[in-house]
Context: one part of a larger RNA
RNA sequence: UGACGGGGACCCGCACAAGCGGUGGAUCAUGUGGUUUAAUUCGAAGAUACGCGAAGAACCUUACCGGCCCUUGACAUACCAAUCGCGGACUUAAGAGAUUAAGUUCUUCACUUCGGGUGGAUUGGAUACAGGUGCUGCAUGGCUGUCGUCAGCUCGUGUCGUGAGAUGUUGGGUUAAGUCCCGCAACGAGCGCAACCCUCACUUUUAGUUGCCACCAUUUAGUUGGGCACUCUGAAAGAACUGCCAGUGAUAAGCUGGAGGAAGGUGGGGAUGACGUCAAGUCCUCAUGGCCCUUACGUGUUGGGCUACACACGUGCUACAAUGGCAUUGACAAUAGGAAGCAAGACGGCGACGUCAAGCAAAUCCUAAAAAGAUGCCUCAGUUCGGAUUGUACUCUGCAACUCGAGUACAUGAAGCUGGAAUUACUAGUAAUCGCGGAUCAGCGUGCCGCGGUGAAUGCGUUCCCGGGUCUUGUACA
Numbered sequence: 001u002g003a004c005g006g007g008g009a010c011c012c013g014c015a016c017a018a019g020c021g022g023u024g025g026a027u028c029a030u031g032u033g034g035u036u037u038a039a040u041u042c043g044a045a046g047a048u049a050c051g052c053g054a055a056g057a058a059c060c061u062u063a064c065c066g067g068c069c070c071u072u073g074a075c076a077u078a079c080c081a082a083u084c085g086c087g088g089a090c091u092u093a094a095g096a097g098a099u100u101a102a103g104u105u106c107u108u109c110a111c112u113u114c115g116g117g118u119g120g121a122u123u124g125g126a127u128a129c130a131g132g133u134g135c136u137g138c139a140u141g142g143c144u145g146u147c148g149u150c151a152g153c154u155c156g157u158g159u160c161g162u163g164a165g166a167u168g169u170u171g172g173g174u175u176a177a178g179u180c181c182c183g184c185a186a187c188g189a190g191c192g193c194a195a196c197c198c199u200c201a202c203u204u205u206u207a208g209u210u211g212c213c214a215c216c217a218u219u220u221a222g223u224u225g226g227g228c229a230c231u232c233u234g235a236a237a238g239a240a241c242u243g244c245c246a247g248u249g250a251u252a253a254g255c256u257g258g259a260g261g262a263a264g265g266u267g268g269g270g271a272u273g274a275c276g277u278c279a280a281g282u283c284c285u286c287a288u289g290g291c292c293c294u295u296a297c298g299u300g301u302u303g304g305g306c307u308a309c310a311c312a313c314g315u316g317c318u319a320c321a322a323u324g325g326c327a328u329u330g331a332c333a334a335u336a337g338g339a340a341g342c343a344a345g346a347c348g349g350c351g352a353c354g355u356c357a358a359g360c361a362a363a364u365c366c367u368a369a370a371a372a373g374a375u376g377c378c379u380c381a382g383u384u385c386g387g388a389u390u391g392u393a394c395u396c397u398g399c400a401a402c403u404c405g406a407g408u409a410c411a412u413g414a415a416g417c418u419g420g421a422a423u424u425a426c427u428a429g430u431a432a433u434c435g436c437g438g439a440u441c442a443g444c445g446u447g448c449c450g451c452g453g454u455g456a457a458u459g460c461g462u463u464c465c466c467g468g469g470u471c472u473u474g475u476a477c478a
Base pairs, nucleotide, nucleotide: 001478002477003475004474005473007472008471009470010469011468012467013466015462016461019426021424022423023422026318028316029315030314031313032312033311034309035308042053043052064304065303066302067301068300070298073129077128078127079125080124081123082122083121084120087106088105089104090103091102092101093100094099109119110118111117131293132292134291135290136289140287141286142282143281144280145278147276152191153190154189155188156187157186158167159166160165171182172181173180197270198269199268200267202238203237204236205235206234207233208232211228212227213226216225217224241264244258245257246256247255248254320419324378325377326376327375328374329373336367337366338365341360342359345356346355347354348353385416390411391410392409393408394407395406396405432454433453434452435451436450437449438448
């Protein structure tokens, strides 16, 4: 100087407390461990692994296993020789296919000094080489997690100290903040904080089509004329600064209350992550040193596996019901996507869906709401709760749904009556609850990323638990 303390003082955080909803019990989904297996590819491991890499494993993916092939190779550059097309489509035979053999057909490379000269492509050959999701994240770059959006981390000059170092950065106040004020052997400065950026909330100006409709006509319908006032959508400005008032404070920084205001003291949300820590994670995104393989640890292909199942754990979905279930009826969104696409509408089907098909490269057309509300039934039951499981018949995607997809109808109707110890999210348009969209994607999610609808309760306070910051003290620690 740090680190540590079941030392002290002060402060903060959904850390506790006050509330509210869950998890832990059940079924299922999903990830992991274990076990099994020819293989169940690999990585991630307290917090900071476990709906994580994976924004989507039937084939492919795919790295794993079994079988069958290839060896200058699936891919790149260079050399030599040959050919001029290469290539596509089809047929036949063998094969699981990769591949091999034969045939038909379409086409008949470019430049050119007309010399097969140059380029390009293919085939054959030889060698340099290719190739490796093989090892090492404890050789690395890059990227990322975490402490933590915590308020800290440092430097120059000066001063003090033999020196390591100290001072500044400590102290008195204050703040979300090393934020600001005052004081002070310090005076300044940098990286952080804040602001500058995006978005939401208000107003004005501008622009009105595909948007809107107050007025005048018109219509089944903003449909059409008309209009751009309003809504809305783009663009450009304004607006909030403790600016004003009162109290308080040290006359300061500030704090408390008030006015005006759409918004008030950081207005809400986001992006933004200092010096560093964990030899944290990643050599399987990529790049890369070293090591290793080179008729195989490379490449292709077919089938299987990653989907196994006594069990254990994590994360979720659905429930256990009457604030409910079922039936009928019935309004109101936003984000976003759409051409190998979104599909209105009509018809067929109980339905998944099928057939025909308008419109739309979209503020124009389409996808397109549910909970809420109204009426009726159920009356506390393992039930008209719950839906697992299983059977049968189908639908869709796709070469192909056996291993191993999603959905539909009918039948079946399991566990489950609110969950032990324990544990977790959340402070407002939040929790809870309801549906909708998107990425990936042929098809497939209860996951992920977004969107809007309905919409609470509680916060006395900081003694305690956890984490963090500042000062101080002790130390057999560095």

Small-subunit ribosomal RNA, 3' major domain from an uncultured bacterium, 478 nucleotides, folded computationally. The prediction has a mean pLDDT of 81. Rfam family: Bacterial small subunit ribosomal RNA. Rfam links the family to the GO terms structural constituent of ribosome and ribosome.